[in-house]
Context: one part of a larger RNA
RNA sequence: CCUGAGCAUGAACUCAAAACUGAAGACCGUAUCUUCGGCAUAAGGUGUGCCUACUUUGGCAUAUGGACUUGCUCCAAAAGCUAGAGAGGUUGCAACAAAGAGUCCCUCCGACUGUUUACCAAAACACAGCACUUUGCUAACACGUAAGUGGAUGUAUAAGGUGUGACGCCUGCCCGGUGCUCGAAGGUUAACUGAUGAUGUCAGCGCAAGUGAAGCAUUUGAUUGAAGUCUGAGUAAACGGCGGCCGUAACUAUAACGGUCCUAAGGUAGCGAAAUUCCUUGUCGGUUAAAUACCGACCUGCAUGAAUGGCGUAACGAGAUGGGAGCUGCCCCAACCAGGAUCCA
Numbered sequence: 001c002c003u004g005a006g007c008a009u010g011a012a013c014u015c016a017a018a019a020c021u022g023a024a025g026a027c028c029g030u031a032u033c034u035u036c037g038g039c040a041u042a043a044g045g046u047g048u049g050c051c052u053a054c055u056u057u058g059g060c061a062u063a064u065g066g067a068c069u070u071g072c073u074c075c076a077a078a079a080g081c082u083a084g085a086g087a088g089g090u091u092g093c094a095a096c097a098a099a100g101a102g103u104c105c106c107u108c109c110g111a112c113u114g115u116u117u118a119c120c121a122a123a124a125c126a127c128a129g130c131a132c133u134u135u136g137c138u139a140a141c142a143c144g145u146a147a148g149u150g151g152a153u154g155u156a157u158a159a160g161g162u163g164u165g166a167c168g169c170c171u172g173c174c175c176g177g178u179g180c181u182c183g184a185a186g187g188u189u190a191a192c193u194g195a196u197g198a199u200g201u202c203a204g205c206g207c208a209a210g211u212g213a214a215g216c217a218u219u220u221g222a223u224u225g226a227a228g229u230c231u232g233a234g235u236a237a238a239c240g241g242c243g244g245c246c247g248u249a250a251c252u253a254u255a256a257c258g259g260u261c262c263u264a265a266g267g268u269a270g271c272g273a274a275a276u277u278c279c280u281u282g283u284c285g286g287u288u289a290a291a292u293a294c295c296g297a298c299c300u301g302c303a304u305g306a307a308u309g310g311c312g313u314a315a316c317g318a319g320a321u322g323g324g325a326g327c328u329g330c331c332c333c334a335a336c337c338a339g340g341a342u343c344c345a
Base pairs, nucleotide, nucleotide: 001340002339003338004337024048026046027045028044033038035166049090050089051088052087054086055085056084057083058082059081060080064076065075066074067073068071091095103324104323105322107320108319109317110316114125115124129164130163131162132161133160134159135158141150142149143148167312168311169310170309172242173241174240177239178238179235180234181233182232183231186230187229188228197219198218199217200216201215204211205210243261244260245259246258247257270304271301282298283297284296285295286294
């Protein structure tokens, strides 16, 4: 260290572990809920070997008997064999003699089977379903410098992208900002074009100071000019957002009601101290002798809220919290025995 046995209490911070049940097949009996399929082997209970010249229900089938249509015929039916049921008896500690699942209730999350982190298997990912959006085929999209290839030997009941995530009831208001789509009058705007002016040089002119055609250069930049942008609409299952203050009812309290400021619009239905609640161990009820836990309510939501989905939900889960019965060396509380393994001598 392993296996077994052992008085009483029985989870007594917590965590981990152990223990309990014992799967067979038969019979009885099974709740809430439910998507009517399930839940369910729910839960819970009874019995199981062998013997019998006992009783009984079937099956097979022959001796024998009977019938005629004389057949590999039909009908009845002892003994026998066989499958059960009952009754009686009987051995053992124990008879499915070994081995071989513990179970119930409330709540949260995720519908489910599935996938993933070589120490995190989950509430994460995926999923069927739902919605938006792109794409008319040389499709969109992706890879590649290209040729070309996938998409697809498909054709909008198709293919790509994004979000949500079965099912049920639903999915409110805001287009001001940021995106996207559509529109086109006007403003602005690139390359391009190169009007005009200026400067340098230089023939000519002039006594000189200077002036200075054409050309060649340097420079200026009128005019032309698309998308975009400014601008006008639409669009939230696009990204996102969804208020203050004051007063008021014949006890008090509260405010259906009124006033005012601001905003694009002021959070609707639901749910709510929640995997979200700081204050907080909120308050009330239940569970306990006693509960910061748990369950049910309340609503004062620091900082809930509707496909960044809201709220329910049977079934399912090596998921998370709490509880009951059973069970136990986990504990009170430590002491010891038997067998085996291993180590040392």